[in-house]
RNA sequence: CGAGUUCGCCGGGCGGCCGCGGCGUGGCGCUCAGGCGCCGCAUCGAGGAAAGUCCGGACUCCACAGGGCACGGUGCUGGGUAACUCCCAGGCGGGGCAACCCGACGGAAAGUGCAGCAGAGAGCAGACCGCCUAAGCCGCAGGCCUUCGGGCAUGCGGCCGGCAAGGGUGAAAGGGUGGUGUAAGAGACCACCAGCGCCACGGGUAACCGGGGCGGCUCGGCAAACCCCACCGGGAGCAAGGCCAAGCAGAGACAGGACUGCCCGUCCGCCAAGUCUCGGGUAGGCCGCUCGAGCCCGCCGGCGACGGCGGGCCCAGAUAGAUGGCCGCCACCGACCUCCGGGUCGGCACAGAAUCCGGCUUACAGGCGGACUCGACGA
Numbered sequence: 001c002g003a004g005u006u007c008g009c010c011g012g013g014c015g016g017c018c019g020c021g022g023c024g025u026g027g028c029g030c031u032c033a034g035g036c037g038c039c040g041c042a043u044c045g046a047g048g049a050a051a052g053u054c055c056g057g058a059c060u061c062c063a064c065a066g067g068g069c070a071c072g073g074u075g076c077u078g079g080g081u082a083a084c085u086c087c088c089a090g091g092c093g094g095g096g097c098a099a100c101c102c103g104a105c106g107g108a109a110a111g112u113g114c115a116g117c118a119g120a121g122a123g124c125a126g127a128c129c130g131c132c133u134a135a136g137c138c139g140c141a142g143g144c145c146u147u148c149g150g151g152c153a154u155g156c157g158g159c160c161g162g163c164a165a166g167g168g169u170g171a172a173a174g175g176g177u178g179g180u181g182u183a184a185g186a187g188a189c190c191a192c193c194a195g196c197g198c199c200a201c202g203g204g205u206a207a208c209c210g211g212g213g214c215g216g217c218u219c220g221g222c223a224a225a226c227c228c229c230a231c232c233g234g235g236a237g238c239a240a241g242g243c244c245a246a247g248c249a250g251a252g253a254c255a256g257g258a259c260u261g262c263c264c265g266u267c268c269g270c271c272a273a274g275u276c277u278c279g280g281g282u283a284g285g286c287c288g289c290u291c292g293a294g295c296c297c298g299c300c301g302g303c304g305a306c307g308g309c310g311g312g313c314c315c316a317g318a319u320a321g322a323u324g325g326c327c328g329c330c331a332c333c334g335a336c337c338u339c340c341g342g343g344u345c346g347g348c349a350c351a352g353a354a355u356c357c358g359g360c361u362u363a364c365a366g367g368c369g370g371a372c373u374c375g376a377c378g379a
Stems, first nucleotide, its partner, number of pairs: 001375010012330007020045003024041007047350001051361002054359005059237004066264004071233005076090005091105001092103004106228002111226002113222002128167002130163003136159006143152003175193006194218001196215004201210003241287004250278005256268003294313008332347006
């Protein structure tokens, strides 16, 4: 210098004028009061994703009694955390020259099930081409023997058969290489290698890794198919839930109800002050509501996720929903012009709180920083 990997961060800045919402405060007015209105001052006022609502929690209610089944989720190991399907570190498998990336990564010798095309054969495998006639039977040929009935051996052809080495098909043909063996062959047998199972050893908390011995010779794939094993899980959600005000017209049903599918168990209730359904009415206010697993800085522990200690800070709470508009200067990007000083014009993403946190995923103009890898060149 070029190509790339990964982690973290920012996502316009300054000023002026006007406006909106919250909280505090001063003055004035109204009100019995609580409070409300107007004017002013001070201060705060969107995000890294506020989004999708996909996981996990806090919080609230369902009368906190649980157990089993069903249902759902998760699935290598160790750790982090309030918790997780998240994060960190490690192991194994796959990809990449590498930095690094990806993996629902328990079980297929418990059972059930599934597998297109090609191919002879694909789930208690199979014989198309090919290889072989050792045994048995038939025919032919010539040879030998003969008691002339026949017998024996050889060769060729066929039948009955044998084989799975080689070819071919396929993602996959049920170990590989070499030898022994045979009519031809084959784990049929042997050696080595790979893989599986068992045993003990060494390292590691563990997943697992390393080497050794023995065994039968090889046992296919799919579990984000049913299933089995282990672990986890009550339901509904801030329109939760509570209080106040206003308004309306009642009618009917009920013995069973509650952690809301089922069973057992437990608790509450059994004739009306209860629950449910239909009908009618309202759609106003207050609490919940924002100080929190909070943010920033420093030190310490840890490889790290993270944890501990100390100091500092207060950082939106609207309710049809405030967080905006205009102007000036600067920064960034693009186009054009240029007397190379600059000038003109245009652009500046994705998006936007609604109970609050921790994650994941998705969208995003442009920019900054750290670490690392590969290649080339120079010293």